[in-house]
Context: one part of a larger RNA
RNA sequence: UUGGGCGUAAAGCGUCCGCAGGCGGCAUGUUAAGUUGGAUAUUAAAUCACGGGGCUCAACUCCGUGGCUGUGUCCAAAACUAACAAGCUAGAGACUUUCAGAGGUAUGUGGAAUUCUGUGUGUAGGGGUAAAAUCCGUUGAUAUACAGAGGAACACCAAAAGCGAAGGCAGCAUACUGGGAAAGUUCUGACGCUCAGGGACGAAAGCGUGGGGAGCGAAGAGGAUUAGAUACCCUCGUAGUCCACGCCGUAAACGAUGGAUACUCGGUGUUGGGAGGUCUUGACCUCUCAGUGCCCAAGCUAACGCAUUAAGUAUCCCGCCUGGGGAGUACGGUCGCAAGAUUAAAACUC
Numbered sequence: 001u002u003g004g005g006c007g008u009a010a011a012g013c014g015u016c017c018g019c020a021g022g023c024g025g026c027a028u029g030u031u032a033a034g035u036u037g038g039a040u041a042u043u044a045a046a047u048c049a050c051g052g053g054g055c056u057c058a059a060c061u062c063c064g065u066g067g068c069u070g071u072g073u074c075c076a077a078a079a080c081u082a083a084c085a086a087g088c089u090a091g092a093g094a095c096u097u098u099c100a101g102a103g104g105u106a107u108g109u110g111g112a113a114u115u116c117u118g119u120g121u122g123u124a125g126g127g128g129u130a131a132a133a134u135c136c137g138u139u140g141a142u143a144u145a146c147a148g149a150g151g152a153a154c155a156c157c158a159a160a161a162g163c164g165a166a167g168g169c170a171g172c173a174u175a176c177u178g179g180g181a182a183a184g185u186u187c188u189g190a191c192g193c194u195c196a197g198g199g200a201c202g203a204a205a206g207c208g209u210g211g212g213g214a215g216c217g218a219a220g221a222g223g224a225u226u227a228g229a230u231a232c233c234c235u236c237g238u239a240g241u242c243c244a245c246g247c248c249g250u251a252a253a254c255g256a257u258g259g260a261u262a263c264u265c266g267g268u269g270u271u272g273g274g275a276g277g278u279c280u281u282g283a284c285c286u287c288u289c290a291g292u293g294c295c296c297a298a299g300c301u302a303a304c305g306c307a308u309u310a311a312g313u314a315u316c317c318c319g320c321c322u323g324g325g326g327a328g329u330a331c332g333g334u335c336g337c338a339a340g341a342u343u344a345a346a347a348c349u350c
Stems, first nucleotide, its partner, number of pairs: 004321003007304002012318001014201004021194003025088002028085004033081002035077008048066007091191001092188003095184005103177007110154001115149007125136002162169002206247006215241002220236004258317006266295013299306002323350003332343004
């Protein structure tokens, strides 16, 4: 390279946007670049095929004919691809009317609880564990009542529920704001899909500067356990966890399943719309669109399983894989304040 693959065996970039590139709906006309046919020129010799000759045969070699792979020029065809022209509305987008939502940002605000402070009542214990001890307490703890301070998180509602591209998002109110769904079928008229490089976002931990610090709690200290116990359990406790701004750019960033489009039996839940019907006006039934679960048919699969939310049947585009270890390491490059991230080998060995 041909070929084969990527849920769990190696393999889907964490996610999205998007230039170049690749691919692209229906129908008409023109052109003739690709494409197809014909003619012609060229394609050295050797090699190859066929026929014949020469070495006793063969290998080898000589002669003749043909072929080979392209390429140029001319003529023709016009289905497909392409280009151009003028169209269409099923893709895509816009518009109108509605709808649901923990989607985002900012500001304000509420109650419960923990902790601390003050005051009152009250007295000897409290706390913790398998059992204990460290620890707190007669300078009055624990308990209880009232008042205050401060930080963080939002019980019930709550759901296989909802929203978001992913990460993720939950008390309540307000302001600003992104996306989505349905119905109508008014408008534009292929404006689309994917996307190397590039850009943006990206949990937790960590880093920088300045705040904040209730609870929890790496490190650390002590008490236990144990042969030991740098642990599991207990009492404390610093960074951190919180806020603002700036970095980091990684996760079992998982559905371990890239995106788009079309097609392919059913059953049963649930969320948000729409239409029709029944009706006791509570609601229910049927159909339908968009989401989200479970079960199963064909088919697929090594099996497990997947099965209209495909891992089925197909097309397009991107990413990735090629025995285990060495190694996601070294070196070099890029990025970063650092931690490190990213790109990424080889020797050697089995």
Description: Model confidence (mean pLDDT): 88 of 100. This is a predicted structure of a 350-nucleotide part of an RNA (small-subunit ribosomal RNA, central domain) from a Candidatus Peregrinibacteria bacterium. Its Rfam family is "Bacterial small subunit ribosomal RNA". NCBI's taxonomy places the organism under Bacteria, Bacteria candidate phyla, Candidatus Peregrinibacteriota.